[in-house]
Molecule: FMN riboswitch aptamer (RFN element)
Organism: Homoserinimonas sedimenticola
């Protein structure tokens, strides 16, 4: 150094400007990009993680005198879903590097000036305009779940073995 059991610690990032009575959501324009593989460095090959959906249930709490039996929670494990990227140089090898355009980013909530529907009023060359309510309707960076979890790291630490 490798191996094994146990611990202990780390383990997600990103905003200015417009326009308005009011937006970090609209428009313009900017920034992020876990982990592990990969003859070569990866948000867009391959794969896992989380959140969400089922199954499944070791076990925990309550209630009834009990037997059980009824609610409520529910870990380990399984399973489904889960977004995006070419091109061209270089080279033995590159959808990873260097050039170019491009392109995606759960769920919950929260405004609404853009967009749809609708009722009323006003006006009108009868084509429409315009006001005022009510409905849906748009956030990777804003809030929330999360001072969580977790793929996973650490020439950690102890022990054992060898």
């Nucleotide at each position: 150094a490798a191996c094994g059991u146990g611990c202990u610690c780390c383990g997600g990032g990103g905003u200015c400007g417009g326009u308005g009575a009011g937006a970090a959501u609209c428009c313009g324009a900017a920034c992020c990009g876990g982990c592990g593989g990969u003859g070569a460095c990866a948000g867009u090959c391959c794969g896992c993680g989380a959140c969400c959906c089922g199954c499944g249930g070791a076990c925990c709490u309550g209630c009834c005198a009990a037997a059980g039996g009824c609610a409520g929670g529910g870990a380990u494990g399984c399973g489904g879903u889960u977004g995006a990227g070419c091109c061209g140089g270089u080279g033995g090898g590159a959808u990873u590097c260097c050039g170019g355009c491009a392109c995606c980013g759960a769920c919950g909530g929260u405004g609404a000036u853009g967009g749809g529907g609708u009722g009323g009023g006003a006006u009108u060359u009868c084509g429409g305009u315009u006001c005022c309510g009510c409905c849906c309707u748009c956030a990777g960076u804003c809030c929330g779940g999360a001072u969580g979890a977790g793929a996973g790291g650490a020439a950690g630490c102890a022990c054992g073995a060898g």